[in-house]
Context: one part of a larger RNA
RNA sequence: GCCAACGAGUUUGCUGUGCGUGGCUUGGUUAAUCUCCCAUGGAGAGGAAGCCGAAGUGAAAGCGAGCCUUAAUAGGGCGUUUGUCGCGCACACGAGACCCGAAACCGGGUGAGCUAGCCAUGACCAGGGUGAAGGUCAGAGAAAUCUGACUGGAGGCCCGAACCCACAUGCUGUGCAACACAUGGGGAUGAGUUGUGGCUAGAGGUGAAAUUCCAAUCGAACUCGGUAAUAGCUGGUUCUCCCCGAAAUAGCUGUAGGGCUAGCCUCGGAUAUACAAUAUAGGGGUAGAGCACUGAAUGGUUCAAUUCGGCGAAAGUCGAUUGCACCAAUCAAACUCCGAAUACUAUAUUUUUAGUCCGGGAGUCAGACUGUGAGGGCUAAGCUUCACUAGUCAAAAGGGAAACAGCCCAGAUCGUCGCCUAAGGUCCCUAAAUCCGAAUUAAGUGUUAAAGGUGGUGGAAAGACUCAAACAACUAGGAGGUUGGCUUAGAAGCAGCCAUCCUUUAAAGAAAGCGUAACAGCUCACUAGUCGAGUUUUUCUGCGUCGAAAAUAAUCGGGACUAAAUUCGGUACCGAAGGCACGGGAUCCCGCAGCAAUGCGGGAUCGGUAGGGGAGCUUUCUCGAGUCGCUGAAGUCGCAUCCGUAAGGAGCGGUGGAGGCUCGAGAAGUGAGAAUGUUGGC
Numbered sequence: 001g002c003c004a005a006c007g008a009g010u011u012u013g014c015u016g017u018g019c020g021u022g023g024c025u026u027g028g029u030u031a032a033u034c035u036c037c038c039a040u041g042g043a044g045a046g047g048a049a050g051c052c053g054a055a056g057u058g059a060a061a062g063c064g065a066g067c068c069u070u071a072a073u074a075g076g077g078c079g080u081u082u083g084u085c086g087c088g089c090a091c092a093c094g095a096g097a098c099c100c101g102a103a104a105c106c107g108g109g110u111g112a113g114c115u116a117g118c119c120a121u122g123a124c125c126a127g128g129g130u131g132a133a134g135g136u137c138a139g140a141g142a143a144a145u146c147u148g149a150c151u152g153g154a155g156g157c158c159c160g161a162a163c164c165c166a167c168a169u170g171c172u173g174u175g176c177a178a179c180a181c182a183u184g185g186g187g188a189u190g191a192g193u194u195g196u197g198g199c200u201a202g203a204g205g206u207g208a209a210a211u212u213c214c215a216a217u218c219g220a221a222c223u224c225g226g227u228a229a230u231a232g233c234u235g236g237u238u239c240u241c242c243c244c245g246a247a248a249u250a251g252c253u254g255u256a257g258g259g260c261u262a263g264c265c266u267c268g269g270a271u272a273u274a275c276a277a278u279a280u281a282g283g284g285g286u287a288g289a290g291c292a293c294u295g296a297a298u299g300g301u302u303c304a305a306u307u308c309g310g311c312g313a314a315a316g317u318c319g320a321u322u323g324c325a326c327c328a329a330u331c332a333a334a335c336u337c338c339g340a341a342u343a344c345u346a347u348a349u350u351u352u353u354a355g356u357c358c359g360g361g362a363g364u365c366a367g368a369c370u371g372u373g374a375g376g377g378c379u380a381a382g383c384u385u386c387a388c389u390a391g392u393c394a395a396a397a398g399g400g401a402a403a404c405a406g407c408c409c410a411g412a413u414c415g416u417c418g419c420c421u422a423a424g425g426u427c428c429c430u431a432a433a434u435c436c437g438a439a440u441u442a443a444g445u446g447u448u449a450a451a452g453g454u455g456g457u458g459g460a461a462a463g464a465c466u467c468a469a470a471c472a473a474c475u476a477g478g479a480g481g482u483u484g485g486c487u488u489a490g491a492a493g494c495a496g497c498c499a500u501c502c503u504u505u506a507a508a509g510a511a512a513g514c515g516u517a518a519c520a521g522c523u524c525a526c527u528a529g530u531c532g533a534g535u536u537u538u539u540c541u542g543c544g545u546c547g548a549a550a551a552u553a554a555u556c557g558g559g560a561c562u563a564a565a566u567u568c569g570g571u572a573c574c575g576a577a578g579g580c581a582c583g584g585g586a587u588c589c590c591g592c593a594g595c596a597a598u599g600c601g602g603g604a605u606c607g608g609u610a611g612g613g614g615a616g617c618u619u620u621c622u623c624g625a626g627u628c629g630c631u632g633a634a635g636u637c638g639c640a641u642c643c644g645u646a647a648g649g650a651g652c653g654g655u656g657g658a659g660g661c662u663c664g665a666g667a668a669g670u671g672a673g674a675a676u677g678u679u680g681g682c
Base pairs, nucleotide, nucleotide: 001682002681003680004679005678006677011095012094013093015092016091017090018089019088020087021086022085023084024083027052028051029050034044035043036042037041056063057062066078067077068076069075098236099235101233105226106225107224108223109222110221116200117199118198119197120196121195122194123193124192125190127159128158129157130155134151135150136149137148138147139146140145163187164186165185167184168183169182170181202218204214205213211220239616240615241614242613243612244611249262250261251260252259253258263364264363265361266360267359268358269357270356271355273354276350277349278348279347280346281345282344288338289336290335294332295331296330298328299327300326301325303323304322305321307320308319309318310317311316367393368392369391370390371388372387373386374385375384376383398409399408400407413584414583415582416581418580419579420578424574425573426572427559428558429557433571435570436569437568438567439566440565446561452546453545454544456543457542458541459540460539461538462537463536464535465534473530474529475528476527477526479503480502481501484498485497486496509524512523513522514521585606586605587604588603589602590601591600592599593598617671619668620667621666622665623664624663625662626661627660628659635655636654637653638652639651641650642649643648
């Protein structure tokens, strides 16, 4: 891991509530106990003690179809009756109470053959080195004492085996080993090591002290018992079909992953209105808007004030700040002179399997995203907190979005190699248009992005010039007074200052630029000619373009596409479990028939988690009545057979070798795939 078996809402109670059913209702009913029998049980008789009911109300005295509150007769609260005893089912409560699961707590015992310390009695420590005290001898000294040599053999002394330890590295790490092995290392006469016997015990011992050790177990050993401890926690909880179908919210909670009540679901009963649409009538202070209040805030004008700063001897003047008034233009969740749409409330009408009340049973209290309106945040988050009788998912499959709970379309009762559509699509992959008309784009834009840039290109509008010739280009002119005056070394259109006139003209500035030391020189404005039809400016707008760097050729889902891209318009077609068609089933309601079961007809409905309700199948046993079986029961293996919506039930064949089945009742140790389930097998 697989297979098989076992494995979880049970039992009980003079308990309570509800529903179903039965007895009695002249209210109901016995308990202990007694007798009998086929005796863990059943039947019968007696047994009103007790219980429930028949009246309520008040804290009570009490009063009583009423009572209480109160000064009250005002108002208000509770009442003005129908039951009771069994049986069945459901739920609650007390019990282990659906099952398995702690870490722990308490009690009685067992442990010091491991290890810690201690007691008693024994054992052990190769070899080498160093050479303390003391002693002897010699010398010195007045002496105390000192010096030298020899002797001596001290030491938690030195080196180093046995022995003890465990510092480093390697190795091992499903090992040789639940701590070993290898190479080195430390102690090795000592607080040394070790044998045997003994002592200390869990609220404890022992501890050169690490919460260390007390039998591979130690912040409190092990073992049995209390014990099925408790577990607001995790996991698991076994057959089928049918109907309905949630919640992830509020309040409170030593409460926040738990609960209680309400909300939302379901079942039963009662009742007759509820929702929606339309009309009418209401109150409002949101969106918007506004500046009349409260505040914020910009520019300007006049005036004033105080203080400050600059200048000034002062007067004063300039600037800053504050205030009043006026003009112009603004802002506000906690501003409003104003003010919607919706929503809400009421009434009326219409439509409608939908409301309300009472009772039984729940589950839910972690929600998610999308849209819209807001707070927090960075007008960040697949962020967070609210709101909306919003939507979907949750609890929803199908089609689309390449893939994709929450987006778009659409809600799967079953069958059909029928038809029509939705979203979305129609060149190929791939079902359906290489469809029609008009336009745009040239960027593979489409097929991801901004500020900003763009003489890319389409459209619209307004203005200016123009056959009396525009715009561009070319040819020619662009002059005279004059080198204007001043300044200056010089200043002549062109360093600078002032002025900026007049004349000739088709036109020409006391000069727009380059240039010279100053002149000169080259252009421009302006004018004529040549040419011959549009030119030019501004604004708005469509589609592009640059801005644009990431790791697979790595991409629009792909191929590819100049439409098979984009915009506007049109006609077809494809496309879903949607709709229709044909056939079958179920639920509920209505009608007809029928005592009923049921049948026929019509209508609506039949996705579904938690959960509520209904109807069934199967297993084991008991009772009653039948029936099958050695001419082969059960079990077991198989089948391309039959019946039932399903759980399942028959039939046939092989095996097997003695019991089984049907109908009607009854009782449950009644259904296995999951629990790191338990046991066995492989």
RNAcentral holds the full RNA, with entries from ENA. The part of an RNA shown here (large-subunit ribosomal RNA, domain II) has 682 nucleotides and comes from a Patescibacteria group bacterium. Rfam family: Bacterial large subunit ribosomal RNA. The coordinates come from a structure-prediction model, not an experiment, and the mean pLDDT is 83. NCBI's taxonomy places the organism under Bacteria, Bacteria candidate phyla.